[in-house]
Context: one part of a larger RNA
């Protein structure tokens, strides 16, 4: 700057953080099964054995390799639970002098607003029910003041 005013939503443009996401890639845990190194326990121990017994070219007794079983570490398959990184694509929000469609509020704002609801609509919005008055205008009625 004072109706040549104020201003609302869609849409497009650019930037920002945010939410959803087929998948996809990590940590972490549960459970089920596979498998099962060292080690320790249990058996076994026909092969080996020095200390100890004995009736001493030997046997026993212990004792070692070995076998076997259990118990378990790392792996492995399946299948859950939490939690993280990414992602095509999507959803709206915010912000940005002079973009695009109306013109919905703001005067009775050109159909008075608003609220709450149902149902439409490119979009502010329309239309139905119910309520407010935070309506203007005309007219009454109370009550104050001159």
């Nucleotide at each position: 700057c004072a109706c040549c005013g104020c201003c609302c939503g869609u849409c497009a443009c650019a930037c920002c953080a945010c939410g959803g996401g087929a998948g996809u890639u990590g940590g972490u845990u549960g459970u089920a099964c596979c498998a099962g190194a060292a080690g320790c326990a249990g058996u076994u121990g026909a092969g080996c054995u020095a200390a100890c017994u004995u009736u001493u070219u030997a046997a026993g007794a212990g004792g070692c390799a070995g076998g076997c079983u259990g118990c378990c570490a790392a792996g492995g398959u399946a299948u859950g639970g939490c939690u993280g990184g990414u992602a095509a694509c999507u959803g709206g929000g915010g912000u940005g002098a002079a973009g695009u469609c109306g013109u919905a509020a703001c005067a009775a704002g050109g159909u008075a607003g608003c609220c709450c609801u149902a149902g439409g609509g490119g979009a502010a919005c329309c239309u139905g029910g119910g309520g407010c008055u935070g309506g203007a205008u005309c007219a009454c009625c109370u009550c104050c003041u001159u």